[in-house]
RNA sequence: GCCCGGGUGGUGGAACUGGUAGACACGCAUGCCUUAGGAGCAUGUGCCUCACGGCUUGCAGGUUCGAUUCCUGUCUCGGGCA
Repeated sequence: GCCCGGGUGGUGGAACUGGUAGACACGCAUGCCUUAGGAGCAUGUGCCUCACGGCUUGCAGGUUCGAUUCCUGUCUCGGGCA
């Protein structure tokens, strides 16, 4: 230099021919239980905001009524070729 694959909440990881982003698990918070802790159970848990509402898939653009998904550029990680 060229080619292929990846980047999504605090973590792992889904969402497959474009149609409610974050299923599921872990973690965390509160409560129940316990002498206490652990385990178990229940509820909640992306960000901003008093609220209404707005924002968010590495970053920046584009296409579209609508983009994690398609296109372009770019950053970064892994692999391959030379």

Record summary
This is a predicted structure of an 82-nucleotide RNA (transfer RNA) from an uncultured Candidatus Saccharibacteria bacterium. The sequence was found in a public genome assembly. Rfam family: tRNA. By type it is a transfer RNA.